[in-house]
Context: one part of a larger RNA
This record gives sequence, structure tokens and C1' cells, in this order.
RNA sequence: UUGGGCGUAAAGCGCACGUAGGCGGACUGUUAAGUCGGACGUGAAAUCCCUCAGCUUAACUGAGGAAGUGCAUUCGAAACUGGCAGUCUUGAGUACGGGAGAGGGUCGCGGAAUUCCCGGUGUAGAGGUGAAAUUCGUAGAUAUCCCGGAGAACACCGGUGGCGAAGGCGGCUUCCUGGACCGACACUGACGCUGAGGCGCGAAAGCUAGGGGAGCAAACGGGAUUAGAUACCCCGGUAGUCCUAGCUGUAAACGAUGAGUGCUGGGUGUAGGGGGCAUCAACCCCUCCUGUGCCGAAGCUAACGCAUUAAGCACUCCGCCUGGGGAGUACGGUCGCAAGGCUGAAACUC
Repeated sequence: UUGGGCGUAAAGCGCACGUAGGCGGACUGUUAAGUCGGACGUGAAAUCCCUCAGCUUAACUGAGGAAGUGCAUUCGAAACUGGCAGUCUUGAGUACGGGAGAGGGUCGCGGAAUUCCCGGUGUAGAGGUGAAAUUCGUAGAUAUCCCGGAGAACACCGGUGGCGAAGGCGGCUUCCUGGACCGACACUGACGCUGAGGCGCGAAAGCUAGGGGAGCAAACGGGAUUAGAUACCCCGGUAGUCCUAGCUGUAAACGAUGAGUGCUGGGUGUAGGGGGCAUCAACCCCUCCUGUGCCGAAGCUAACGCAUUAAGCACUCCGCCUGGGGAGUACGGUCGCAAGGCUGAAACUC
């Protein structure tokens, strides 16, 4: 390579947009590149295969035949694939009418809590722990009441609830803005799917510059514990956590499950929307679409389990795997301010 695979054994890129490429709905006509058939030429000899013959046989050798899956030319076929032309509406999309949402950005506002400051009341403790101590407090702490300031996060509602491609998103409000869903059918007429490279987004930590800093808290200091204690517990505490602009580009970035399309029993919750029944109306009940859970048939699976949100049955395209360690290391390249990222071996060894 062929093959076999990728939820948990090695293996789905963190996610999207999209270039090339690959693949692609229904009908009609045409073409004949792919495809299929015929003819002809060629496909050296030897070898292989078949028949016959020569050495006493065989090996060996000789003669004849067959074969030579291929290529070229030519004549045909037209179902399928492709090309061209025309048509269609079911795929895809646009317009219209609706309601839902922590989707994104931005401006302002609010209350609870924490902490600090001023003042009042008040007096000897407070704090902390398994027990203590470090620590704070007669320069008046802790407790309690009022005023004021600051920063960060938004209790209840809150829900295997919602939204987003993923990361992720939660007080209220303004403005700007993306997507999905439902209903009607008007329009376009295959405009589609995937996507090597590429481009963009991407938690936390980290980095650069400027701000901010209440609480929390790596590092660090101290008190305990202990044989020791560079920890777990306690008292402090700086980066950081927050904002703005830029960089980094990783993760158990997980559903450890790539995207798309079609098909294949059900039951039961829940969210958004529609229809029916009912009616004064909201429910209840029946039903359809979309999402999100649970339980389970067939089937699948090594088992666990999955099961219309498939890990079932199929097709298209991409990514990836090929024993463990060495190693996500070295070297080289490339990106980055750096930290480091991406790409990614071998010797050796079991």
C1' cells in the first nucleotide's frame, strides 16, 4: 500500500467561514469523453501452458500451437457518469406575518453584602482552632447605630429551563446588531453538501502599556501540626483577579462521539410556536413542527452501553490511528516580546 478502524482499547482538528478539489435533485433532447461490444494492427526470442518428437527414461533439448489481462486505429451501442441545450420544484434561498431567548456590543442606573473613613453608645476582650498560637484591642477593639467613600459580583426567580458554531452567556435600562423557530404560501430555480491550504473566533493562566484595587489570593513572612512539614489548619500578604488597547492560541476546548442527507416500533417529561376540541375565558384533552431530557423494540457493541439528538441501516466529503517506553522529546522550519505554540523523528530498550 491493500485492508481494518477512531464513545471508554491507538485514533474526530477546540469551533466556524470558505478557496482549490471531491460529491451532487426531477424530466426531455443531443453529444459520445468515461463505459460496453466487434474488426484490424501490434504485443521480439527464450520462459510459462498444450500437443508431438530426440537422447535406453527423466532432467534437458527440438518443432508446432495457444496465451499474452495491454496499447493504437477503426466501426458500432447509448442505459449509467460526464459535456451541451431546454424545462421543473421536492433540495437550497428570498420576501411576508408572528412570538421566544443569560446570543453579541454599548450607555447609564439599582439594592444586598464586604471593606475603609468620620461620629455616637459602650467596655475588656475579640478573633481563630481538633486544641492552640501568631494577630487585633485601654492610643478604646469586638458588638451596635447613623453619615460618607470604594471596588467587585449580581441572592430569590433559576429549572437534566433558554440562547450561541464553539469558547461561553444570568440585577434593571437605552441604543446598535447576529442567528434560530413557527405560520402562510408569493417569488428565484439546484443557486447544494463537504472542505486540503487559507482566514477568523477561541476558557483560565501568562505577557506589554496605561488605569483600578473592596474581597479573594499563587509567591512570600509568621503561628501551629509533625520525626521532619519547603504541605494540609490558622494569622497576614504581593503579583493576579477588574477596565482599556494589543499579544498569546492552549485545556479532561468532553457528548472523551467531525459535518451533511435519507431511512428504521414505541412510552414519558420539559421549552418555543401552530392547528383542533372546548368556550365567556384561562386550563384539561387530541394533534403537527422545532429544541432539550429520561426509559426502552429491532439492530449494533468485546462488554459497558447506544438506540429518530444512534454508537442502527446507507451514501458524500474532510480529519485522524497502526505495540509500550524513548517523546509530544531532539534537530530543522515557522509563529511569538517572552513564556512557549505548531510541525515532529531516530538510536536504544521491552
Molecule: small-subunit ribosomal RNA, central domain
Organism: uncultured bacterium